Context: one part of a larger RNA
RNA sequence: CGUACACGGGGGAUGCCUUGGCACCAACUGCCGAAGAAGGGCGUGGCAAGACUGCGAUAAGCCUCGGUUAGUCGUCUAGCUGACUUAACCGGGGAUUCCCGAAUGGGGUAACCCAAUUCACUAAAUGUGGAUUAUCUUUGAACUAACCCUUAAUUCAAAGAAGGUAAGCAGGGGAACUGAAACAUCUAAGUACCCUGAGGAAGAGAAAUCAAAAGAGAUUCCCGUAGUAGUGGCGAACGAAAUGGGAAUAGCCUAAACCAUAGAGGCUUCACGGCUUUGGGGCCCAUGUCUUUAUGGGGUUGCAAGAAGUAUGUGUUGAGGCCCAUAACUCAACGAGGAGUAAGAAAACCAUUUUCUAUUCGAAUGUUCCUGGAACGGACUGCCAGAGAAGGUGAGAGCCCGGUAGAUUAAAGGAAAUGGUCUCCUUAUUACUUUCUUAAGUAGAGCGGGACACGUGAAAUCUUGCUUGAAUCUGGGGGGACCAUCCUCCAAGGCUAAAUACAGUUGGUGACCGAUAGUGAACUAGUACCGUGAGGGAAAGGUGAAAAGUACCCCGAGAGGGGAGUGAAAUAGACCUGAAACCGUGUACGU
Repeated sequence: CGUACACGGGGGAUGCCUUGGCACCAACUGCCGAAGAAGGGCGUGGCAAGACUGCGAUAAGCCUCGGUUAGUCGUCUAGCUGACUUAACCGGGGAUUCCCGAAUGGGGUAACCCAAUUCACUAAAUGUGGAUUAUCUUUGAACUAACCCUUAAUUCAAAGAAGGUAAGCAGGGGAACUGAAACAUCUAAGUACCCUGAGGAAGAGAAAUCAAAAGAGAUUCCCGUAGUAGUGGCGAACGAAAUGGGAAUAGCCUAAACCAUAGAGGCUUCACGGCUUUGGGGCCCAUGUCUUUAUGGGGUUGCAAGAAGUAUGUGUUGAGGCCCAUAACUCAACGAGGAGUAAGAAAACCAUUUUCUAUUCGAAUGUUCCUGGAACGGACUGCCAGAGAAGGUGAGAGCCCGGUAGAUUAAAGGAAAUGGUCUCCUUAUUACUUUCUUAAGUAGAGCGGGACACGUGAAAUCUUGCUUGAAUCUGGGGGGACCAUCCUCCAAGGCUAAAUACAGUUGGUGACCGAUAGUGAACUAGUACCGUGAGGGAAAGGUGAAAAGUACCCCGAGAGGGGAGUGAAAUAGACCUGAAACCGUGUACGU
């Protein structure tokens, strides 16, 4: 030095465990903020230096209303000193809530500095304390230039805005790496990212839609059609739709014609016009007529619809107009019928029920025997079950504990449903047509783009920067160039719940992980640390059933160790198990 065996050191794999994560399901909930948010700084405990949690100079808390209970004064963190115990704890409501921060009196290097006005202490102050004092928009008022008027400006008052927000959503902008085995059209991708905006969802939405000779009947989402039809340096790649099956269902309002009222302006010799119709009478320079504005009624569609007019015709009662008669019209009330606060108009209250935010009750084995440190194991012997889910207890516990099935509870605050009060609507229609209306710089066209699965293509459809530019019901759009026939729909105004997306809370589940895994984070984790900064970003779990955490003696300066003691075990001693690399000690053999 090597080999073998035995015993160790070192190291932290493996096994077992789980306080933490991950994913999904169900139900419910979904914005906060000038009444100062989100997020922070600084404080706050009897002993309290640090960290977490809570709270705010009323500072691990104050008041009140409920629940619940014999203990309590949060955690790392034990102890002392004390205190409270209708306390503590849980839930509803309220009070307080320093400083920064949109930050808003002015400033500023965030958590700081400095004011003005006014009130109080107060008689006074340069003192102390309270309140107010930013900007913009809208509305109203006051005051008021050049410039006579009027406006601008200025001032005051009231209301609103601002800022935050994980994901989801809509809109405005918008890459490159990459792939095409290079690269330019193409792809990546309308992705990432930036900006704006709104909401608990957003957006879309009641056919100028699809279809195809048969029909459907707003939108959204899922399955499927289908990796099909297609697009494509026909490369890479991109990639539908209708029919069909489900989830959920809900439909409406304007503009216009016409009527009435009011305002402004114009015209008027006449009545040939008007005062509701007809006849008679009376009246009219506006009580006529035209234009325009505002409000109310009316009206909203494609089998065209509506207006106006004519004809037909109407639950009851009452009222109205220049006069008389006449027929109608309009309005109101009653009755009848219907609807409603999530759209379609809109506000509130009451009652009942259910439910959320605290709870409570809740069955049934043994002092038998064995093993063991311990029985929840084995033997024996019973019992409950609307409860044999899962967990804990010194090892596998239906009957030990807390639970579970099933029942049960709300002073206060919230939510929903139903009914009522209440509010609104209807109370007639039908037939006909010489008339009127039915969304214009729109539809469409040309040029250039974009969106459509569709790259200009035969390229329809949608959209629009520029140039143009219709018809108007005997009208117009679409059916993938275009034309005809046919079918279908009615643009150029608007609103609209649900099914859907995401997140949170509660409950549940897992052929999900089990500490190099699972979140970056099971531990003081977005911490320590790094960086001027934007930003980057860890490692680190396990004694034991119980600390019973080794009194006392000895060696040693101590660390540490030897006895003793605890314990089932101490090679369980600051720790489960404790692999390998690596390093030793002893013995045997070999060289």